The part of an RNA shown here (large-subunit ribosomal RNA, domain VI) has 249 nucleotides and comes from a Candidatus Altimarinota bacterium. The prediction has a mean pLDDT of 88. Lineage of the source: Bacteria > Bacteria candidate phyla > Candidatus Altimarinota. It matches the Rfam family "Bacterial large subunit ribosomal RNA".
Context: one part of a larger RNA
RNA sequence: CGUUGAAAUUUGAGGGAACUCUUCUCUAGUACGAGAGGACCGAGAAGGACGAACCUCUAGUGCACCGGUUGUUCUGCCAAGAGCAUAGCCGGGUAGCUAAGUUCGGUUCGGAUAAUCGCUGAAAGCAUCUAAGCGAGAAGCCGAUCCCAAGAUUAGAUUUCAUUUGAGACUCCUACGAGACGAGUAGGUUGAUAGGCUGCAGGUGUAAGCGUGGUAACACGUUGAGCCGAGCAGUACUAAUAAGUCAAG
Numbered sequence: 001c002g003u004u005g006a007a008a009u010u011u012g013a014g015g016g017a018a019c020u021c022u023u024c025u026c027u028a029g030u031a032c033g034a035g036a037g038g039a040c041c042g043a044g045a046a047g048g049a050c051g052a053a054c055c056u057c058u059a060g061u062g063c064a065c066c067g068g069u070u071g072u073u074c075u076g077c078c079a080a081g082a083g084c085a086u087a088g089c090c091g092g093g094u095a096g097c098u099a100a101g102u103u104c105g106g107u108u109c110g111g112a113u114a115a116u117c118g119c120u121g122a123a124a125g126c127a128u129c130u131a132a133g134c135g136a137g138a139a140g141c142c143g144a145u146c147c148c149a150a151g152a153u154u155a156g157a158u159u160u161c162a163u164u165u166g167a168g169a170c171u172c173c174u175a176c177g178a179g180a181c182g183a184g185u186a187g188g189u190u191g192a193u194a195g196g197c198u199g200c201a202g203g204u205g206u207a208a209g210c211g212u213g214g215u216a217a218c219a220c221g222u223u224g225a226g227c228c229g230a231g232c233a234g235u236a237c238u239a240a241u242a243a244g245u246c247a248a249g
Stems, first nucleotide, its partner, number of pairs: 001151001005161006014148004020048007032037001050105005058099004065092005070085006109143003116136004168246004172188005193239003196235005202228003209222005
C1' cells in the first nucleotide's frame, strides 16, 4: 500500500518440523542342525543420542540480599558506621536465566507402491506373475501427528458493531509474561498497571542498645533477632490526569 469501515473468532491453498538406534527377558535352548551353534513371528522391559517445554528436586550464576573479616581514611573520641582496596577478600543466597536437573516426544493406523512373492491367463492347444485383468509387499512415498499460514492479488468464511448524534484505532501515560528500535502484551480512576505500604513466602543467621558474668579477649540474655533486589497476595497513599488526532457519505 492492497484486500468492503472496524473488532473478535476462524477455514486451510501452501509451507515447515518430526517420524532414530541399541541391549535384555519371555516365547525357547523351541523350529532348524550330526554337532557346534541357534532363529522367524509375537509379547514385555530398560537404555543411548536427538528434540521440546519447564525450574518441584539436584546444581550453577545471581556486580551489592544477609553475614564474617584484613588494611586504611573519615564521621571529635568509645561504641556503632561509611568510603576505597578486582564485587577488597571470604561463607551463603530469593526471583530470573540455565543444565549436568525434571517432564514429555518418536507410537499406532489408512492409501498407493519398489525389489520380491503370487492368482487367473493367452500370444505359443503346453508352460508362463503380464500381454488384458486381479492380489500381497518396505524405516522409503502420500496422508494421519505438531507448528506457521488469506499478499491464497482467486486477497476467503462466520458473528457482532458502525456509517458523522461516528464503530474503532492512534497520540500520550503506568508497565512487562514482550523487547535493539519499531512491534507485542497487561492496564489507564467504572482502575490493582507500576511504585509505596501491610502481610506472607524465601534468604541470611541471633542486629543495635541495655543487662548479667569475666581483669580482658569475649560469652550469655533480651532474640530465630535484625536486615532484606526481582517472589505471592492485599491495599488507591503516589503516578496512569487532562487533552488531542485519524476514521467509512